[in-house]
RNA sequence: UCAGGACGAACGCUGGCGGCGUGGAUAGGCAUGCAAGUCGAGCGGGAUCCAUGGAAUCAAUUCUUCGGAAAAGAUUCUGUGGUGAGAGCGGCGAACGGGUGAGUAAUGCGCAGACAACUUGCCCUCGGGUCAGGGAUAGCCCCCCGAAAGGGGGAUUAAUACCGGAUAUGGUCGCCUCGCGCAUGCGGGGUUAUCCAAAGGUGCCUGUUUACAGGUGUCGCCCGAGGAUGGGUUUGCGUUCUAUCAGCUUGUUGGCGGGGUAACGGCCCACCAAGGCAAUGACGGAUAGCUGGUCUGAGAGGGUGGUCGGCCACACUGGAACUGAGAUACGGCCCAGACUCCUACGGGAGGCAGCAGUAAGGAAUAUUGCGCAAUGGUCGCAAGACUGACGCAGCAACGCCGCAUGGAUGAUGAAGCUCUAUGGAGUGUAAAGUCCUGUUAGAAGGGAAGAACAGUACGGAGUCAAAGCUUCGUGCAUGACGGUACCUUCAGAGAAAGCCCCGGCUAACUCCGUGCCAGCAGCCGCGGUAAUACGGGGGGGGCAAGCGUUGUCCGGAAUUACUGGGCGUAAAGGGCGCGUAGGUGGAAUUGUAAGUUAGAGGUGAAAGCCAGCAGCUUAACUGCUGGUCUGCCUUUAAUACUGCAGUUCUUGAGUGCGAAAGAGGGAAGCGGAAUUCUUGGUGUAGCGGUGAAAUGCGUAGAUAUCAAGAAGAACACCGGUAGCGUAGGCGGCUUCCUGGUUCGUAACUGACACUGAGGCGCGAAAGUGUGGGGAGCAAACAGGAUUAGAUACCCUGGUAGUCCACACCGUAAACGAUGGAUACUAGGUGUUGGGUUUCACGACUCAGUGCCGAAGUUAACGCAUUAAGUAUCCCGCCUGGGGAGUACGAUCGCAAGGUUGAAACUCAAAGGAAUUGACGGGGGCCCGCACAAGCGGUGGAGCAUGUGGUUUAAUUCGAUGCAACGCGAAGAACCUUACCGGGGUUUGAAAUGCAGUUGCUCUCCGUUGAAAGACGGAUUUCCUUCGGGACAACUGUACAGGUGCUGCAUGGCUGUCGUCAGCUCGUGCCGUGAGGUGUUGGGUUAAGUCCCGCAACGAGCGCAACCCUUGUCCUUAGUUGCUAUCAGGUCAAGCUGAGAACUCUAAGGAGACUGCCUCGGAUAACGAGGAGCAAGGUGGGGAUGACGUCAAGUCCUCAUGGCCCUUACAUCCCGGGCUACACACGUGCUACAAUGGCCAGUACAACGGGAAGCGAUACCGUGAGGUGGAGCAAAUCCCUUAAAACUGGUCUCAGUUCGGAUUGUAGUCUGCAACUCGACUACAUGAAGUUGGAAUCGCUAGUAAUCGCGGAUCAGCAUGCCGCGCCGAAUACGUUCCCGGGCCUUGUACACACCGCCCGUCACGCCAUGGGAGUUGAUAGCACCCGAAGUCGCCGUACUAACCUUUCGGGGAGGCAGGUGCCGAAGGU
Repeated sequence: UCAGGACGAACGCUGGCGGCGUGGAUAGGCAUGCAAGUCGAGCGGGAUCCAUGGAAUCAAUUCUUCGGAAAAGAUUCUGUGGUGAGAGCGGCGAACGGGUGAGUAAUGCGCAGACAACUUGCCCUCGGGUCAGGGAUAGCCCCCCGAAAGGGGGAUUAAUACCGGAUAUGGUCGCCUCGCGCAUGCGGGGUUAUCCAAAGGUGCCUGUUUACAGGUGUCGCCCGAGGAUGGGUUUGCGUUCUAUCAGCUUGUUGGCGGGGUAACGGCCCACCAAGGCAAUGACGGAUAGCUGGUCUGAGAGGGUGGUCGGCCACACUGGAACUGAGAUACGGCCCAGACUCCUACGGGAGGCAGCAGUAAGGAAUAUUGCGCAAUGGUCGCAAGACUGACGCAGCAACGCCGCAUGGAUGAUGAAGCUCUAUGGAGUGUAAAGUCCUGUUAGAAGGGAAGAACAGUACGGAGUCAAAGCUUCGUGCAUGACGGUACCUUCAGAGAAAGCCCCGGCUAACUCCGUGCCAGCAGCCGCGGUAAUACGGGGGGGGCAAGCGUUGUCCGGAAUUACUGGGCGUAAAGGGCGCGUAGGUGGAAUUGUAAGUUAGAGGUGAAAGCCAGCAGCUUAACUGCUGGUCUGCCUUUAAUACUGCAGUUCUUGAGUGCGAAAGAGGGAAGCGGAAUUCUUGGUGUAGCGGUGAAAUGCGUAGAUAUCAAGAAGAACACCGGUAGCGUAGGCGGCUUCCUGGUUCGUAACUGACACUGAGGCGCGAAAGUGUGGGGAGCAAACAGGAUUAGAUACCCUGGUAGUCCACACCGUAAACGAUGGAUACUAGGUGUUGGGUUUCACGACUCAGUGCCGAAGUUAACGCAUUAAGUAUCCCGCCUGGGGAGUACGAUCGCAAGGUUGAAACUCAAAGGAAUUGACGGGGGCCCGCACAAGCGGUGGAGCAUGUGGUUUAAUUCGAUGCAACGCGAAGAACCUUACCGGGGUUUGAAAUGCAGUUGCUCUCCGUUGAAAGACGGAUUUCCUUCGGGACAACUGUACAGGUGCUGCAUGGCUGUCGUCAGCUCGUGCCGUGAGGUGUUGGGUUAAGUCCCGCAACGAGCGCAACCCUUGUCCUUAGUUGCUAUCAGGUCAAGCUGAGAACUCUAAGGAGACUGCCUCGGAUAACGAGGAGCAAGGUGGGGAUGACGUCAAGUCCUCAUGGCCCUUACAUCCCGGGCUACACACGUGCUACAAUGGCCAGUACAACGGGAAGCGAUACCGUGAGGUGGAGCAAAUCCCUUAAAACUGGUCUCAGUUCGGAUUGUAGUCUGCAACUCGACUACAUGAAGUUGGAAUCGCUAGUAAUCGCGGAUCAGCAUGCCGCGCCGAAUACGUUCCCGGGCCUUGUACACACCGCCCGUCACGCCAUGGGAGUUGAUAGCACCCGAAGUCGCCGUACUAACCUUUCGGGGAGGCAGGUGCCGAAGGU
């Protein structure tokens, strides 16, 4: 860090159906509609409409004698009966229901109690009443003001509205009395006395003065008692974080007396007292509604409080009351404030956190739906009305649950796609095809339950005279959902699958693209050209109508540890002691019963959870029954343990007595050595100091030395992992004062003990203050050195300080990095003090102090009776690293600073112990031409050659410290050649297959061209079964081709450490493990070579040996080699005969093994010396290179994966370039000369090579060379005269008779071709250079140095390379140092391994935090000012229906307006 579970979720992609749930988490503002009304059986009244009358007026039309009459109809007025809108008075409701969680850490909530301190409308039960009066008022009407909202005045009227009176079963108060209770008190009885009621409506019947009365029923009303329900108050316990909030409080705490309340109470007031709360956390701050529950967890716990249920709080913000049974009232009122709206500018209106809805905000949350059918509520006698409660529907995969998207068969294993070792494999029975089924959706038809009350009709029963009411039965009637659920039928596989993941954790792999880019990522980490990790494809895995992501919570995390952790070194023991609170506590016994245990009762609401059963087709969901609810309260019992109380004991602790040791502390005094200074003497030029010096001191006499004196500080030897002390710490000697400890004894006390938050005290050094002191030493400072610098180390000086007294500071690696106490658990060995004891050595015991070790323990290291073991008690402390022991705050301090002590931000580690390596200017041992000792060089010159750089069309490419640079290249004029320029070709210069066409191929000629090439001409096969084939060319197609890229994709090969002596394994053993042991140790060796020892015993790769060569001898063989003897012969010569002795050749053997002797050593290994030997201790040289390291080198030797080019990055040709040239470096050659140059003469090798070859004698040329061609495929011939050397001569120290560069001329050779660009020759020319700075290389014997010879490559071209011989030295004391290496050990913060790691400043940008002159906002507090509404108090002169009184004018009581006072929100300072 992840895998699990969960969510009111959101976001991305996708989306078939149904059921059941859930859905503004953002107290910001709201348009519109609805959400609380109802009762006409309380009251006055009554618009409208209907029916039915009456009256008046008008009047179509008809009749008419024209005068008029009748008349539908219309209007107005009016009667009766019905209907009953809107508004009002009155009653009840509106305090329920519904919403939200701002506030609230307790006036809250939860659980259990209490009220003898209370209330309760409607409801139930019981008892008793309901008498008789009065005065108003709204509505309506009239008038006035106002834009409106609304207001004012006048007149009139009713009640179940209001008021006084009567009555009182009773209640209240007073008094008397009885009983009861833990108390305040409670209950009962009596009583002259005090105070207190009421309302009627309506059905029916009867009567009448029908405007009323009586009876009866019913609904009301009043008084009282009880119940039920709801509420109020109160107690205990529980209820977040913070002490960087430690003191808070004045109505505060209590009392007496009042007031107030339904009621207790400082709730309020006056007076009195001075209390109350707090470390068991008061007061303050932050956060938060609480709970049943819910999520998680094995549990204990942790998180959470959405939906549902209970409680609380709130209703724009703040304040206040009214009404009422109930409110300090969401859809009431008043005031203040903010905001919005209307306005005529005067003034008004409003409050969705009810249901919908709206804009804003936000990651985000639904319809301005239907219905009162059901459940419930309010009102009503009832019918019924109202009800955004509620029931339903709509939207949303937001969640849970269920179902479907088909089933069977089907192998040419189809096509497509992907991969491929191109053979094939996968997708995959998957598809298609065939046969079926029919869920859901679609269409059609049928079709429940939820409904039973009430009502009404009929019938019955009860009450009743009847009606009415109550009740039973039957019938009728009532459904928003609902086009419902459900059932049947029809058609048809038809309409229905996605999302995430596939490197490990974690189930699932490949291709392509990309190339530290784009991107991924929960952690580790992927990506820089072969990405299972990015993106896409194929395939696979998981889940599935969903899948992922994000966020949050629990889990894993024993990572806060109650269950269940730690503190020597990882974070963590307080510096030490005394001691308060607290916690814990020895033995015996008695009592008690608080804890504890057991039983019983009450409660722990319902829902939830668990179990069983049941209902929806199943499940989710729901119902019933049981359990749970681990708690609290009451009560009964038990008494082991703990507590409490009493009594007793001695072993814990202490006292006494007798001894003992000690640098324990404080004070005073004394002492000697040393140092410095002063004085004097002697004495003279230095002293001092260092790695070396200098500064400094000294001729004004130092240092040295002698004597005297002064001062301060510290106490050598003894001295000791000895002693004392709580720690810090304590050291000359003596005296005085004083603390603690140990041992012995067992007289005394009788648990008096242990620990110890706060507190108090002590507390090294440095530092501070005041005053002394100051010899030496010595921060700072100065000077001298060192150094790149040297604010250091070293030196010369030197002030604070160090010392004393007093007072602060209060910290250290204050360490045993280990708190204190008690008990237990093997020993051994030192040592200090005491005791017992022995003749003695010694033994035992108590208290200390060390070492080593058992069990045990520990991550290991280690600890281990002085525990870090086993246990108990108490305290302190820790919880990743950094930030940081910092900031802020508080506190202490004179200051310095101390104590307490965060966060933001940032990292994925930091850390411990141990292991293996590597490294060290760590240690030990050892080796190497490593140094040293020598010899010769390089670095300076000229030239050659390679490289870098530069240049260029190109200067092809590679190699780059050692381990690139005379390297690939054993040989670039063309070729090579890969580079550049130009000219050509495109199946290609070379290969293979297929198809087609042709018959060639080859050869020759011509034109053109720089060539390649192009064009043209001539020439013209074989076999045949006559089809064709062989072969070749051309055309086409597969393909070729690439010295193009990647040596960091590789093979192979090679370099290097290093020919260094190492590197490992099996088994065993040790360790939790990494790992160790073996392989270390003692010796020894060139060697991990060998010996010995050893928890190891063996083995492998390396070492050594085996191989080649060389050095001696032997045997065999004897030409082309050899020639001693014999013979012949030549100018000479093994030239010839001959010989097989010698040399030699080349095959095989011998020889060397520390074998022999002496000595050393452990008697071993081995070493030293010696003998003998051609050779002696691996004889010399070579080949041979362990495990591995350097991503060492090479894709341009070869091979090869991948990528790239394909009329070109392929291929052919010509020319050029790789050979350039200011310069720098490496490797060489030649020199600078006399140990030499030149001339002449004379001598001696070995390895090798030779046929397109070596090439003799001879002749020509000054020469290179030429002519010519004997011999030789070689011990025969040739290359082939070796040179230095030696002899003689000359030169005589000079830029030369040194040196030979450079240049000129003339040549030779090779070769198609020597211009760029070969070698050589001759003549001429005659440069630099006189031995080389810093630095650096090789070599230890046939070696270095010097001298020449041969070979490979090669036409030609060597100073290079590989070989060969001739001549032939010097030196090595030794391992201190440089370099490299091996073994052991040690330290490590390194492991890419010291070319490591890593610290700080600065520059620039960014993030977070602290400070900052200040400024601004929010919150809270305090003081004062102002003071709305309102309650309460007082006044109340104005006004005033009920009651009283009255002389009827009035007066009184009371009320109200108004005034005023206390309090008081907002506001102000």
This is a predicted structure of a 1469-nucleotide RNA (small-subunit ribosomal RNA) from an uncultured organism. The prediction has a mean pLDDT of 83. Its Rfam family is "Bacterial small subunit ribosomal RNA". The sequence is in RNAcentral, with records from ENA and SILVA.